[in-house]
RNA sequence: AGAAAUCUUCGGGGAAGGUGUAAAUCCUUACCGGCAGUUAUAGUCUGCGAGUUUGCUUUUUUUAAAAGCAAAUUGAGCCUGUGAAACUCAGGCACCGACGGUCAAAGUCCGGAUGAGAGAAGAUAUCA
Numbered sequence: 001a002g003a004a005a006u007c008u009u010c011g012g013g014g015a016a017g018g019u020g021u022a023a024a025u026c027c028u029u030a031c032c033g034g035c036a037g038u039u040a041u042a043g044u045c046u047g048c049g050a051g052u053u054u055g056c057u058u059u060u061u062u063u064a065a066a067a068g069c070a071a072a073u074u075g076a077g078c079c080u081g082u083g084a085a086a087c088u089c090a091g092g093c094a095c096c097g098a099c100g101g102u103c104a105a106a107g108u109c110c111g112g113a114u115g116a117g118a119g120a121a122g123a124u125a126u127c128a
Base pairs, nucleotide, nucleotide: 002127003126005124006123007122008121009120010119015029016028017027018026030108031107032097033096034048035047036046037045043095044094051073052072053071054070055069056068057067058066059065060064077093078092079091080090081089099111100110101109
């Protein structure tokens, strides 16, 4: 260096103006980008997580709720250049964004969430 185990910490960002009875939701102009991978750095490639839906199991105060497990679903990029290598870099022009709430439609406000989590870092003793 490696293997399996236990524990600890960390683990999502972003708005102003205008119209209007009413918008942090519309319009204009801005701004933001989880985790791992990759001949070379990624919101748009590959995969994962979160969210949503369904099914099963358990519990309870049982046509319901909570927890666990499984399955399904899950957005969006091209051109030119450099180079051995880039859909990742540079230049240019585009595009995307769960669910519930709301005097008016939300990536940016409020809420589930002081949650969950891909994973990251570290500690301990063990094996070899």
Overview:
The RNA shown here (FMN riboswitch aptamer (RFN element)) has 128 nucleotides. The model forms 100% of the base pairs in the Rfam consensus. It was read from a public genome assembly, where an Rfam model found it. Rfam family: FMN riboswitch aptamer (RFN element). Rfam links the family to the GO term FMN binding.